[in-house]
RNA sequence: AGAGUUUGAUCCUGGCUCAGGACGAACGCUGGCGGCGUGCUUAACACAUGCAAGUCGAACGAUGAAAUUGUGACGGAGGCUUCGGCCAACUGAAUAAUGGAUUAGUGGCGGACGGGUGAGUAACGCGUGAGUAACCUGCCUUUCAGAGAGGAAUAACAUUUGGAAACGAAUGGUAAUACCACAUAACAUUACGUUCUCGCAUGGGGAUGUAAUCAAAGAUUUUAUCGCUGAGAGAUGGACUCGCGUCCGAUUAGCUGGAUGGUGAGGUAACGGCCCACCAUGGCGACGAUCGGUAGCCGGACUGAGAGGUUGAACGGCCACAUUGGGACUGAGACACGGCCCAGACUCCUACGGGAGGCAGCAGUGGGGAAUAUUGCACAAUGGGGGAAACCCUGAUGCAGCAACGCCGCGUAAAGGAAGACGGUCUUCGGAUUGUAAACUUUUGUUCUUGGUGAAGAAGCAAGUGACGGUAGCCAAGGAGGAAGCCACGGCUAACUACGUGCCAGCAGCCGCGGUAAUACAUAGGGGGCGAGCGUUGUCCGGAAUGACUGGGCGUAAAGGGUGUGUAGGCGGUUUGGUAAGUUAGAAGUGUAAUACCCAGGGCUUAACUCGGGUGCUGCUUCUAAUACUGCCGGACUUGAGUGUAGGAGAGGACAAUGGAAUUCCCAGUGUAGCGGUGGAAUGCAUAGAUAUUGGGAGGAACACCAGAGGCGAAAGCGAUUGUCUGGACUACAACUGACGCUGAGGCACGAAAGCGUGGGGAGCAAACAGGAUUAGAUACCCUGGUAGUCCACGCCGUAAACGAUGAAUACUAGGUGGGGGGGGGUAUCGACUCCCUCCGUACCGUAGCAAACGCAAUAAGUAUUCCGCCUGGGGAGUACGGCCGCAAGGUUGAAACUCAAAGGAAUUGACGGGGGCCCGCACAAGCGGUGGAGCAUGUGGUUUAAUUCGAUGGUACGCGAGGAACCUUACCUGGGCUUGACAUACACAGGGAUUGUUUGGAGACAAGCAAGCGCAGCAAUGCGCCUGUGAACAGGUGCUGCAUGGCUGUCGUCAGCUCGUGCCGUGAGGUGUUGGGUUAAGUCCCGCAACGAGCGCAACCCCUGCCGCCAGUUGCCAGCGCGUGAAGGCGGGCACUCUGGCGGAACUGCCGGCGACAAGCCGGAGGAAGGCGGGGACGACGUCAAGCCAUCAUGGCCCUUAUGUCCAGGGCUACACACGUGCUACAAUGGCAGGCACAGAGUGAAGCGAGGCCGCGAGGCGGAGCGAAACGCAGAAAACCUGCCGUAGUCCGGAUCGGGGUCUGAAACCCGACUCCGUGAAGCUGGAAUCGCUAGUAAUCGCGCAUCAGCACGGCGCGGUGAAUACGUUCCCGGGCCUUGUACUCACCGCCCGUCA
Repeated sequence: AGAGUUUGAUCCUGGCUCAGGACGAACGCUGGCGGCGUGCUUAACACAUGCAAGUCGAACGAUGAAAUUGUGACGGAGGCUUCGGCCAACUGAAUAAUGGAUUAGUGGCGGACGGGUGAGUAACGCGUGAGUAACCUGCCUUUCAGAGAGGAAUAACAUUUGGAAACGAAUGGUAAUACCACAUAACAUUACGUUCUCGCAUGGGGAUGUAAUCAAAGAUUUUAUCGCUGAGAGAUGGACUCGCGUCCGAUUAGCUGGAUGGUGAGGUAACGGCCCACCAUGGCGACGAUCGGUAGCCGGACUGAGAGGUUGAACGGCCACAUUGGGACUGAGACACGGCCCAGACUCCUACGGGAGGCAGCAGUGGGGAAUAUUGCACAAUGGGGGAAACCCUGAUGCAGCAACGCCGCGUAAAGGAAGACGGUCUUCGGAUUGUAAACUUUUGUUCUUGGUGAAGAAGCAAGUGACGGUAGCCAAGGAGGAAGCCACGGCUAACUACGUGCCAGCAGCCGCGGUAAUACAUAGGGGGCGAGCGUUGUCCGGAAUGACUGGGCGUAAAGGGUGUGUAGGCGGUUUGGUAAGUUAGAAGUGUAAUACCCAGGGCUUAACUCGGGUGCUGCUUCUAAUACUGCCGGACUUGAGUGUAGGAGAGGACAAUGGAAUUCCCAGUGUAGCGGUGGAAUGCAUAGAUAUUGGGAGGAACACCAGAGGCGAAAGCGAUUGUCUGGACUACAACUGACGCUGAGGCACGAAAGCGUGGGGAGCAAACAGGAUUAGAUACCCUGGUAGUCCACGCCGUAAACGAUGAAUACUAGGUGGGGGGGGGUAUCGACUCCCUCCGUACCGUAGCAAACGCAAUAAGUAUUCCGCCUGGGGAGUACGGCCGCAAGGUUGAAACUCAAAGGAAUUGACGGGGGCCCGCACAAGCGGUGGAGCAUGUGGUUUAAUUCGAUGGUACGCGAGGAACCUUACCUGGGCUUGACAUACACAGGGAUUGUUUGGAGACAAGCAAGCGCAGCAAUGCGCCUGUGAACAGGUGCUGCAUGGCUGUCGUCAGCUCGUGCCGUGAGGUGUUGGGUUAAGUCCCGCAACGAGCGCAACCCCUGCCGCCAGUUGCCAGCGCGUGAAGGCGGGCACUCUGGCGGAACUGCCGGCGACAAGCCGGAGGAAGGCGGGGACGACGUCAAGCCAUCAUGGCCCUUAUGUCCAGGGCUACACACGUGCUACAAUGGCAGGCACAGAGUGAAGCGAGGCCGCGAGGCGGAGCGAAACGCAGAAAACCUGCCGUAGUCCGGAUCGGGGUCUGAAACCCGACUCCGUGAAGCUGGAAUCGCUAGUAAUCGCGCAUCAGCACGGCGCGGUGAAUACGUUCCCGGGCCUUGUACUCACCGCCCGUCA
C1' cells in the first nucleotide's frame, strides 16, 4: 500500500466482498508449565443457608462470676479427757469486704463511609471553566473565654396482665456525659444609631454606643489525660447558581396556567414560584421549543496517517438506584442497600385474630442464556468504625481455588549421523519424495519426579505476631524419560499431486467449483501458515475519498427546484478614523490520579507486570500586547445598483371593435348517376336528385402569404387588422442618489395539455362509442360516422422528456462566420453601397482548458468567488402509512420488510436489422432438361427380428464409409469348442526332428489313433533352429469416450479476404495502414491519404488442351518411287504429312482509335490458331461449426481377461404395413421395330485378354493363333445416316411381375448372383404443393472404357460422338464482399426479452 467481482474486450460510475487490528466473548478440535490480569454483557428475575457494622463498663443504673481476705455452720483425721466433754489440722455450707468477669437496657460515637448495580435520567445529570457580597460543615488543627448552683422524669428492674407469635399494656420504683429551668457571658444573634472602607447591582467588611436573648458534664487505673460549653480562624466534605459542550426522529411545529414577571408573607443552611395571596400578561420555539425513541456521564479504551468513527467491561472521578411507588423522622450529614411509616405485587409463618421478609454486599441456589468461578483461608499486611488503651468488628482488603478468557515467558531436547534403510506416496518404471527425518553414537537437564534446605513481605521502644505456605528460591539424585496440535493449499492468498465420487454426495467470504481425467467435494501423501494453541461465529474501527472539515459530486452514470418575486439567513465595492469581538503573540491558573506516546531510569532471571522522574494532555478561564484581514461605530467616494433626459425595435400582456379566405349547414337554380374512401375494399351518402356547379343566407373556430436556426417574454408561452390601457429590455448622454448590492430555506405569485365545477357556445376536429376492413385473433394501426372535449366567462387543479435533461449572480480567459436591435467614425458633393469601431441579444465553427468518453468551449460543461436546490447500488417504490392541499381525479412530503451482485454511463470489435449505399454469384429473371406422380434399382428412417453389426443425420447424412455382404468379408445372432490363447517378445522345466500322408467320430472347429520321416554345426558331449506340454510375465478386444487427442476430411469458399513490424492517433478496448476517388475476376492495379513497408491469401510459376517450329521415326504414318492383293502400308523404301513425345516459339492491352485524370483501366479495331484470365485441372488464407471419423491408422484414460479374447458351422447384414433421398426405364412418331451402312477417344490384359475357325436362336461351349502389348486381344462403338413397316391405340409404346427352359462363375447360387431363350405383359398417356441442374463444345442426348471383382453395376471414376436455347436486367428470393447507420444482441436475431399459467 491494495485486491476480486458488471463486459467479447475497454474506460468510467457504483455497490458487494476480502486481506489488518481489537474483544469481559462464545462454539469446534486440541491441550505441558509458570507469571500478571480478567471472569452474568442475558432476568434492576426470584432467592434456601451462613457471613458482610459495630463498639465503648474510663457516661449510667443493674448484675455481681472467678479469685483474695475475714467471720464461720455441719462434719471432723488426730490429740487430750474429769468420758459430761474439750482442743483441733482439715473440709468448708453460709455470710461480709475487696474484686471485677459478664452486658439485656439507658447513654455516646459509628450504621450518610466502605461494598454492589446501571433500572431510571437527554438533565446544570455529566465534562470543562467560573461564581456564592445567597450557604452549611460532626470528628481534626489552632486561638480566645468558660464549666456556678439546682430540679423533674424514664428504660432497665419488680408485680399484675393481653397475645399463637411478633410484640405489648398497667402499676410501682431507679441512675447518668439522658432531659429541664436558673445564674454568669460576648468578637454570637436581633433592633436602633455613629463612623471608616470596599465592591459588578442587591450590597460587603471594620470600629463603636444602647437595649434584648442564649451555655456547660463529667469519667478514670489520682494525676495526667479523655471529654463538655460559647466564639473566631483553618482544613476537609457538601449545597446552590451561571458560560460552553453533550444521541436520533420534522412522517413530532407549535408549546406553556405557577405558566413568565412584580409586591408581600411563608419556608430553607442558603438564592429562587420553592410554596401561598394579590397584580400584570407574559415566557419558550426552524440557532429546532414541545413530543416520541434510545442512553448513566467522564478520565479513558479500540481503530485510524490524521481528521474522525465506535465504545464506556476491569481501574479511577461524578451521578442515580437499593422489591415497586410515596413519605417524613433522627442526625453535622439521609429523605438512609443490611433504619422507620404508608400503599402495591410477591414469598414465608399463623391458633385466621395477626405477623415476618427484601443478596443491584461475599459465597451459594433456581431460572434465563451461546456464555461467566468457591456456600474457601486470614485480619499477617493496607485501610475503615468504636475505644484512653488492651482489644473487638471488618466477604473492604490480603490470599488461595476454578476457567488457555486475555497478555507475556519457557518447554516438548541438542550435536553428529547416507546403506540416502524399512514403510508410505507418486512414477515416464529409470526413479523422485518423505529425508538427517528415523535408527544409531555422544551430550544436556530448562521443565518433570523424589528427597533435602528454605525466605523477603514485620512497619511501631522492645517482645510477640505470616492467611498465603513448607509457597517462591536454592541444593542433590533420577532419567530423553511425561509434554503438539489446529487451519488452509482454484484466484484474491503462502502452499499440489494421486485415488474415490460423477450437478450426486458435498464446498462456498466474494467470484464461483461438482454433469467420468475435479490442484475448488471426500480421503491419502506432500508442501504452506500459526503454534499451547488453531480455526469458526458475533461485534467495532480500518481499507470506504462509500456522507468527502481534511477529502466527492449533479448535460448523458444517482443528482438543478417548472418559473419568478421576496422574508429570515449567508455573502458583499473604494478610502479614512476609532474600537479590539473574531484573529495573532506572550504570560498566569486549570486541565485529579492512573492510562497512552516519547526520553532516560529502578524492581521481579527476561518479558508481560510494576515503581519513581521528565515531557505531554490539541481544551477552558484570566491578564497584557499587536491591528494586516473580518466585525462594530463614525466620516468621505463613485466604478456596483438605482434615478433622470433623448431615442428607436418587438407575435410582451389585458380589453374592445372590425375584416376576408376556407369548412359545414340552410334556401333556391343548373344538372344526372353516381359520390366518397383505400394498398385494395367495404360501411356511409345518393333517383325523396347526392357529388359537381351558381346565387343568397346562418354560425363557430382559426388567422394562408408576409415567416426567417427572425422577434418578445421569468417560465409556461405569444402570430389577421385597428384603438385604448399597460409591463420589461436595449442604445446614447453622464445630470442626480451614494453600496441602496447578490443569493434566497419557508412564504407569495405565475404555471402547457388533459381533467373538474357553474353558465354559455358548438363550424371543423375528435378520446369514449358504433359500424366497415385488416388479421390466426385485432378491444389497434386504415376507412365511414360520432359524444365529451376543444371555444368564451368565472372558479379549481399544479403536473409534463415543464429539456439546453445544463440553478442564479459577478469577474476573467485566442479567434472566425452568419443573421436581429441601437450608437459612433472614415472615404465620398449629399444620399446609397462599401469599410472600420462599439453595446445588447441570438446561432454555428474552433484554440487553450476541462471531461470517463461523447462532447463543452466568452450564451462554458474553462478559471475563480458567493448563495440556494439536489444525489449516495439495483429492485421493492415515487409504492405503503401518517401529515398537508384538492369537489374529485389526484398532488406534495415520503419509508421499511424482503431480495439481487449487480443495476448503470460512454466508447470499441463483431454479429444482426422486414436500415441505407455500392458490388458479385445459374441467386433471381430469360431459357433448356429434370425431380415430386408410375414400375424397378439403391441408400435412409421406421417397424420387425435371435440378429436384422456399426458409423454418417439441416445446409455440410441418405448409389455416404462400401472402388462391389452367397461362404469368406463380418464387426451381429444361435449353437459347438479353446484358455499363455488365432498373433508378438522373452524365461524356466519336461519331452520331441521339423514335417508329411492317412484312418475313425463329428456340421466343422476339434478329438483320438496309425504310418512315414530324422534339420544345421560338431568326432562327441552339446549348442542353434523348430514343435508339443506345464507355469508365470503377457497377448488380444471393430469394448467406451471424436466433448481427452494426433492425423485426415467436409463446410462457409476459389469467397477476397486475414494479419504483422515500425510509426502515428486514443487513458484504454482499439483505430490507422485495409478507409476515400476510379478500376478489376481479385486487398487486381492506379491516384490520393499519418502512414511506410511486409507476410498468408489473389494472380503467376505446375499439368491437360488449342497453333506453329525443331529434334526423333517403331509397333505409328504413306506423299512420291517400286513390288503386291479378291481387298489391305501387306512388302521394299521413306519420315514429307497425320500421329506419337521431348524441347522451344507464340498473347504482352504489344499496335491503332475513342473514353478516362496525361493514371490504372475500359470500349472498338487490325493482325493472329488463339485477345484482354483463350478453355479445363491441381492448388483452399486467418478462422468458423467442441462439424465428421477411437470401425483405416495412431493414441491418453477407463473397462473385459476360461471372455467384451479366439476358432468353427449355420443364420443375419438381402426382413416389409409404411415414409423420404438419389437414380434407371418409360409413358412414345424429333418415336418404336426390321434391314442396310459409317465415324471415336481413353483405357485395360498373364491364375490375364483371348483372334480366326467349329457348335448353340442365345447366354455360351469346344478350341487355341497372337499378345506382358502405339504390334495381339478385349472391340461389334452408339446415336447419326439410308430404306421399309407402325398411325395415336395402353399400341409393333412401356417393360414390371410371374411361369418354364438354360448358360456362366464358384466347395456351394434355397434363404441370396448375373446373364440367356420362350411365354406372360402390371403401373404408366408427361406428373399437386413444391423443388433441382445448367451460360458453350455447356445443357440435353448417344454409346465406350476402367477400378473393385471368382461371379455380380441402373452406382462411382473416366472417355469421346451428336450438339442447342437464353441472359432485358438486378426490383424481388438465397448466399457472399465493402462502406455506413441503429442496437438493451456478443452462446451474437435459431439473440435478447415481457406478461400469464404451472
Record summary:
This is a predicted structure of a 1398-nucleotide RNA (small-subunit ribosomal RNA) from an uncultured bacterium. The sequence is in RNAcentral, with records from ENA and SILVA. The prediction has a mean pLDDT of 84. Its Rfam family is "Bacterial small subunit ribosomal RNA". Gene Ontology terms of the family: structural constituent of ribosome and ribosome.